[in-house]
Context: one part of a larger RNA
RNA sequence: CUGGGCUUAAAGGGCGCGUAGGCGGCUUGCCAAGUCAGGGGUGAAAUCUUUCGGCUCAACCGGAAAAGUGCCCCUGAUACUGGCGAUCUCGAGGGAGGUAGGGGCCUGUGGAACUUCUGGUGGAGCGGUGAAAUGCGUUGAUAUCAGAAGGAACGCCGGUGGCGAAAGCGAUGGGCUGGACCUCUUCUGACGCUGAGGCGCGAAAGCUAGGGGAGCAAACGGGAUUAGAUACCCCCGGUAGUCCUAGCCCUAAACGAUGGGUACUAGGUUGUGGACUUGACAUGGGUUCACAGCCGAAGCAAAAGUGUUAAGUACCCCGCCUGGGGAGUAUGGUCGCAAGGCUGAAACUC
Numbered sequence: 001c002u003g004g005g006c007u008u009a010a011a012g013g014g015c016g017c018g019u020a021g022g023c024g025g026c027u028u029g030c031c032a033a034g035u036c037a038g039g040g041g042u043g044a045a046a047u048c049u050u051u052c053g054g055c056u057c058a059a060c061c062g063g064a065a066a067a068g069u070g071c072c073c074c075u076g077a078u079a080c081u082g083g084c085g086a087u088c089u090c091g092a093g094g095g096a097g098g099u100a101g102g103g104g105c106c107u108g109u110g111g112a113a114c115u116u117c118u119g120g121u122g123g124a125g126c127g128g129u130g131a132a133a134u135g136c137g138u139u140g141a142u143a144u145c146a147g148a149a150g151g152a153a154c155g156c157c158g159g160u161g162g163c164g165a166a167a168g169c170g171a172u173g174g175g176c177u178g179g180a181c182c183u184c185u186u187c188u189g190a191c192g193c194u195g196a197g198g199c200g201c202g203a204a205a206g207c208u209a210g211g212g213g214a215g216c217a218a219a220c221g222g223g224a225u226u227a228g229a230u231a232c233c234c235c236c237g238g239u240a241g242u243c244c245u246a247g248c249c250c251u252a253a254a255c256g257a258u259g260g261g262u263a264c265u266a267g268g269u270u271g272u273g274g275a276c277u278u279g280a281c282a283u284g285g286g287u288u289c290a291c292a293g294c295c296g297a298a299g300c301a302a303a304a305g306u307g308u309u310a311a312g313u314a315c316c317c318c319g320c321c322u323g324g325g326g327a328g329u330a331u332g333g334u335c336g337c338a339a340g341g342c343u344g345a346a347a348c349u350c
Stems, first nucleotide, its partner, number of pairs: 003322004007304002012318001014201004021194003025088001027086005033081002035077008049065006091191001092188003095184005103177007110154001114150008125136002162169002206248006215242002220237004259317006267295012299306002323350003332343004
């Protein structure tokens, strides 16, 4: 380079926005760059191939032909690709009217529980476990009642349910704000898809500075367990952290282990959000669009399975893989305060 692949065997980038590039709807006119046809020029010789000949044959040598898949020029063709111009509305977007939602940010409020403190009642245990002990308690605990303070999380509703690009999002009022869906067919008229680099977002843990600290809880102390127990599990304590603000870090089994887009290809059933229709009304019935599940025909698949939410049938674009170990290591580069991240080998060995 070509080929074959990427749910589970190696392999989909964690997710989006988007630059270059690649690819791109219907009808039509012109051009003729790609493309196709014909002709011409060139493509040195030797070599290779075919054929004829010369050394007794062959190697070798000589003659001829062919080939030289290419490049250039001229003439022509115009279906397709391309360029320029025009047209259209199905792709895409705008507009109008509605709908649902834990989408995001800021701010206020609430109740349950918990812990601490204050006071009342009360008077000997409480707590904890497989069993215990450490621990707390006559300086009055546990229990119970009243009050105060504090921080974090929001039970029921809650769902195989909703929203978001992913990470993720759940008490409640208000403010600001993003997206989606449905209907109208009102406007623009291909404005589209993907996306190397780039930019942004990115759970938890961790880092810097300043707050906060109820509960939980790495580290740490103690009690148990055990032959020992520098441990898992259990118990009593307990600091970082968990929370907030500002700034970093940029990794996950970041998973549907399944990149994005478009078109096509049996059905059945359920849920969520709309619109239309039928019925005098209600429970309902029918049609249609979007989303989220389950079961399955064909097909596909090594099978498990998948199956209009494809892993089917095709096309376009990106990322990635190429035996195991060595190794996501070394080295260099780059980013980071650090921890470390990204990029990423080889020797050797099986």
RNAcentral holds the full RNA, with entries from ENA and SILVA. The part of an RNA shown here (small-subunit ribosomal RNA, central domain) has 350 nucleotides and comes from an uncultured Planctomycetota bacterium. The coordinates come from a structure-prediction model, not an experiment, and the mean pLDDT is 85. Its Rfam family is "Bacterial small subunit ribosomal RNA". Gene Ontology terms of the family: structural constituent of ribosome and ribosome.